[in-house]
Order: sequence, then structure tokens, then C1' cells
RNA sequence: UGGCCCGUAGUUCAACUGGUAGAACGCCUGACUCUGGAUCAGGAGGUUCCAGGUUCGAGCCCUGGCGGGCCAGCCA
Repeated sequence: UGGCCCGUAGUUCAACUGGUAGAACGCCUGACUCUGGAUCAGGAGGUUCCAGGUUCGAGCCCUGGCGGGCCAGCCA
């Protein structure tokens, strides 16, 4: 310098062919219990990395950028 892959909740990851953003764990509250844990019920939590574009509609498609990883190359 070039190519490829990845970026979604606090964490690990889903989301099919573009059509309501979800699960598990964690966290909070309640029930249960002498208390705690376990269990059960409920709840909070999102700029889907950023900026544009296409579209009636974008996590998903296109362009540029940022961050991480892998591979190749150049100079010495």
C1' cells in the first nucleotide's frame, strides 16, 4: 500500500428474500424462604460503529470513513 472478514442491549450472539430489533447470561423489583441462594413472575436496558445514498420502507443493498482481525505486497 492492496485484498478479505467482522462491528447489533452491560457480555456472548440471533434477526431467513429489505417489512414490528430479539434470545441467553447479567442487572433491578416482587413472590417463595428465618435470611441468602436456587426457583417462579415481572421490568429496565439499543444513535444496529460514524456520515451520506438508494427505497414506500435499511441491522440487511451502495459509497466514503473509523475501529478490530487475517492474508499478500513494497522500502530498508
About this RNA
This is a predicted structure of a 76-nucleotide RNA (transfer RNA) from a Phycisphaeraceae bacterium. The sequence was found in a public genome assembly. It matches the Rfam family "tRNA". By type it is a transfer RNA. From the family's description: Transfer RNA (tRNA) molecules are approximately 80 nucleotides in length. The source organism's lineage runs through Bacteria, Pseudomonadati, Planctomycetota, Phycisphaerales and Phycisphaeraceae. Its mean pLDDT, the model's own confidence on a scale to 100, is 81.